[in-house]
Context: one part of a larger RNA
RNA sequence: CCCGCAACAAGACGGAAAGACCCCGUGAACCUUUACUAUAGCUAGAUAUUGAACUUGGGUGUCACAUGUGCAGGAUAGGUGGGAGGCUUUGAACCAUGCUCGUCAGGGUGUGGGGAGCCACCGGUGAGAUACCACUCUUGUGUCAUCGAAGUUCUAACUGCGGCCCAUGAUCUGGGUCCAGGACCGUGUCUGGUGGGUAGUUUGACUGGGGCGGUCGCCUCCCAAAGUGUAACGGAGGCGCCCAAAGGUUCCCUCAGGUGGCUUGGAAAUCCACCGCAGAGUGUAAAGGCACAAGGGAGCUUGACUGUGAGACUGACAAGUCGAGCAGGGUGGAAACACGGGCUUAGUGAUCCGGCGGUUCCGAAUGGAAGGGCCGUCGCUCAACGGAUAAAAGGUACUCCGGGGAUAACAGGCUGAUCUUGCCCAAGAGUUCAUAUCGACGGCAAGGUUUGGCACCUCGAUGUCGGCUCAUCGCAUCCUGGAGCUGAAGCAGGUUCCAAGGGUUUGGCUGUUCGCCAAUUAAAGCGGUACGCGAGCUGGGUUCAGAACGUCGCGAGACAGUUCGGUCCCUAUCUGUUGUGGG
Numbered sequence: 001c002c003c004g005c006a007a008c009a010a011g012a013c014g015g016a017a018a019g020a021c022c023c024c025g026u027g028a029a030c031c032u033u034u035a036c037u038a039u040a041g042c043u044a045g046a047u048a049u050u051g052a053a054c055u056u057g058g059g060u061g062u063c064a065c066a067u068g069u070g071c072a073g074g075a076u077a078g079g080u081g082g083g084a085g086g087c088u089u090u091g092a093a094c095c096a097u098g099c100u101c102g103u104c105a106g107g108g109u110g111u112g113g114g115g116a117g118c119c120a121c122c123g124g125u126g127a128g129a130u131a132c133c134a135c136u137c138u139u140g141u142g143u144c145a146u147c148g149a150a151g152u153u154c155u156a157a158c159u160g161c162g163g164c165c166c167a168u169g170a171u172c173u174g175g176g177u178c179c180a181g182g183a184c185c186g187u188g189u190c191u192g193g194u195g196g197g198u199a200g201u202u203u204g205a206c207u208g209g210g211g212c213g214g215u216c217g218c219c220u221c222c223c224a225a226a227g228u229g230u231a232a233c234g235g236a237g238g239c240g241c242c243c244a245a246a247g248g249u250u251c252c253c254u255c256a257g258g259u260g261g262c263u264u265g266g267a268a269a270u271c272c273a274c275c276g277c278a279g280a281g282u283g284u285a286a287a288g289g290c291a292c293a294a295g296g297g298a299g300c301u302u303g304a305c306u307g308u309g310a311g312a313c314u315g316a317c318a319a320g321u322c323g324a325g326c327a328g329g330g331u332g333g334a335a336a337c338a339c340g341g342g343c344u345u346a347g348u349g350a351u352c353c354g355g356c357g358g359u360u361c362c363g364a365a366u367g368g369a370a371g372g373g374c375c376g377u378c379g380c381u382c383a384a385c386g387g388a389u390a391a392a393a394g395g396u397a398c399u400c401c402g403g404g405g406a407u408a409a410c411a412g413g414c415u416g417a418u419c420u421u422g423c424c425c426a427a428g429a430g431u432u433c434a435u436a437u438c439g440a441c442g443g444c445a446a447g448g449u450u451u452g453g454c455a456c457c458u459c460g461a462u463g464u465c466g467g468c469u470c471a472u473c474g475c476a477u478c479c480u481g482g483a484g485c486u487g488a489a490g491c492a493g494g495u496u497c498c499a500a501g502g503g504u505u506u507g508g509c510u511g512u513u514c515g516c517c518a519a520u521u522a523a524a525g526c527g528g529u530a531c532g533c534g535a536g537c538u539g540g541g542u543u544c545a546g547a548a549c550g551u552c553g554c555g556a557g558a559c560a561g562u563u564c565g566g567u568c569c570c571u572a573u574c575u576g577u578u579g580u581g582g583g
Base pairs, nucleotide, nucleotide: 001583002582003581004580005579006578007577008576010575011574012573014570015569022404023403024402025401027400028399029396030395031394032393035201036200037199038198039197041194042193043192044191045190046189047188048187049186051154052153053152054151055150056149058147059146060145061144063142064141065140066139068137078136079135080134081133082132085119086118087117094113095112096111097110098109099108100107101106158181159180160179162178163177164176165175166174167173204216205215206214213233217239218238219237220236221235222234240385241283242342243341247301248300249299250298251297252296253295255279257275258274259273260272261271281290282289284347286345287344288343305328306327307326308325311322312321313320317386330339331338332337353379354378355377356376357375358374359373361372362371411458412456413454414453415452417451419447420446421445422444423443424442428438429437465540466538467537468536470532471529472528473527474526475525478503479502480501481498482497483496484495485494486493505519506518507517508516509515546564547563548562549561550559551558552557
């Protein structure tokens, strides 16, 4: 070196299972509820099945009758119209008496007597005779019709899982009969309420993983690299209006501030002079503008017009923006001319559906109408602002599927803020003296053991804390060895340098690593090795399914809160290592 045999399990990111954690999917399933929308059920009403009688109190209508007091005025004048006469032996005035209305003045009416008169036009009133006729209003009484209500009674619908008889040897069912209930109940249809009992669904995205938080459209500035444009959970601010003048036009004016001066008057009110390119003002943020003014004032006004629009800018599109000119009819100006809102850039919402106004449009044989079109206009914090629906929240540790190392938790990697170690400067402490020792304020490195950042391999799986077993390496050395300095007298120390050969305990508590405690020791070192080591062991912790407490939640459930319980698979092919044999 080659080939065996027997062993061990460090590696082959070993085998097994398209990761169960995490995220994603306009995936699924169950569960919850004060999510949405339905719905069984329950409930209330109407109506049909559903009939009779009586009583009571209502609505409407017909007929008859009554009923009406502001003041003035004979006096209790409902309204309007006609009207010069009307009523009366078919019994007037008046008297007695009863009823009724009443604002207590009287009105209406019945009965008896009575026996021929009573009322109107006139003067007063806004309105003139209930003298008479007609229509009618308010309120009321009665008859009739009709509608519905409440109550009581009835029996014939309907009901009886009440008795008896029959079919019939039958606790079913049907028939008969009696009894009980009774127009209720029950049932059909329609409508309202309630309704996680049940069902179908919804429950946004961005995001240095996800959640929590924040944000989502528009305007201004920076970033933005001197055309335009340009991202981030980059840095700063505004908007979701306002104004009938703060618009148009004609004419006129010049600010803020400073200096000096003048009564009250002061730093600052109003006035005068000079300086004053703009520091003022511009409705509202910022930027860019603006004094020749776009800033300030006055006069007259409504162009904050109708119909169009050459041509451009900008945008993926849809949108957005500018616009000379033409026609109509205007406003201001002597005119030229200006004017289709505001110094400019924010002040916003597509489509559908519907409302309102107009219209020379269509109009299901025709004429109309209904309805629609067109023009104008209105209704969205559709703000998740290019707006999925008119209409929508949660739980899952009982979970499932499809995917992802496009994305988190372990480990590794990069980085090294944080961490550990060292160094520089030396204010100061050290009686004196910066540097025996310590070292502020600061500065520079190294390491890659902490907490992080990043998200690069791995989600068709790289098993995770601690313990046990077995280790191996580094040295920034805990002990043992050798040195320098010392604020080293000695003993004992402090600090620094060299040094990794060997060593570095046993117990109590806790799942603990760590730590505290006890007793020892020469010492009881710090780290790396997938926080070494689960195809070597364990399984106490964490991290499934059960259960409980506290807390949170209406609830399903949840909690780096607690508590009890809870399946750890692999016969070694290769590499590696050990022993042994043969060549």
Large-subunit ribosomal RNA, domain V from an Acidobacteriota bacterium, 583 nucleotides, folded computationally.
Its Rfam family is "Bacterial large subunit ribosomal RNA".
The prediction has a mean pLDDT of 84.
Lineage of the source: Bacteria > Pseudomonadati > Acidobacteriota.